[in-house]
Source information: The RNA shown here (SAM riboswitch aptamer (S box leader)) has 104 nucleotides and comes from a Cyclobacteriaceae bacterium. It matches the Rfam family "SAM riboswitch aptamer (S box leader)". Clan: SAM clan. Gene Ontology term of the family: regulation of gene expression. The coordinates come from a structure-prediction model, not an experiment, and the mean pLDDT is 85. Taxonomically the source falls in Cyclobacteriaceae (Bacteria, Pseudomonadati, Bacteroidota, Cytophagales).
RNA sequence: CGCUUAUCCAGAAAGACCGAGGGACAGGGCCCUAUGAAGUCUUAGCAACCUUGCCAAUAACUUGGUGCUACCUCCCUUUCCUGACGACAGGAAGAAGAUAAGCG
Numbered sequence: 001c002g003c004u005u006a007u008c009c010a011g012a013a014a015g016a017c018c019g020a021g022g023g024a025c026a027g028g029g030c031c032c033u034a035u036g037a038a039g040u041c042u043u044a045g046c047a048a049c050c051u052u053g054c055c056a057a058u059a060a061c062u063u064g065g066u067g068c069u070a071c072c073u074c075c076c077u078u079u080c081c082u083g084a085c086g087a088c089a090g091g092a093a094g095a096a097g098a099u100a101a102g103c104g
Base pairs, nucleotide, nucleotide: 001104002103003102004101005100006099007098008097013043014042015041016040017039021032022031023030026077027076028075029074044069045068046067049065050064053061073096078093079092080091081090082089083088
């Protein structure tokens, strides 16, 4: 990097350094941000995909590997359905993405 499977309306932040952007990409919208963005480090926490221990087995708890800690993956974009059509709203599926496990 590619493929497969599962999940994605829950949950969980303080400090230090730094200094202007950030919320994946493109467009649109809506937000966050000098009361300090992104990033790095430390500490803490959440979660439970894999793993370890316990157990007859499971659950719970636990060890380790990840992951995560504004906003539903922040929302929309494609298709279908409903509201007669449009606009708009709601719903379902998909695409793309993220994470985990496995394979190449």